[in-house]
């Protein structure tokens, strides 16, 4: 420095192809169940979809520029 790939709730991942406005497991909180614990069972909180611009009525999804990681490779010693 060059090519590929990956960035989405605390984690680990699906959504991206064919734009319709974000969901799954596990984790967390309440309550119930138990003497307690744990398992279960009901409800819920929680995400600027890496960052900016752009295209569209509408963008996690399209297109441009960047930032990080991870693989290869090329130079340099």
């Nucleotide at each position: 420095c060059u090519a590929g790939c990956u960035g989405u709730g605390g984690c680990g991942c699906a959504g991206u192809u064919u734009g319709g406005u974000a969901g799954c497991g596990c984790g967390c909180u309440g309550c119930c169940u138990u003497c307690g614990g744990g398992a279960g069972g009901c409800a819920g909180a929680g995400g600027c979809c890496c960052c900016g611009g752009g295209u569209u009525c509408a963008a996690a999804u399209c297109c441009c520029g960047g930032c990080a990681g991870c693989u290869a490779g090329a130079c340099c010693a």
The RNA shown here (transfer RNA) has 77 nucleotides and comes from a Halanaerobiales bacterium.
Its Rfam family is "tRNA".
The prediction has a mean pLDDT of 83.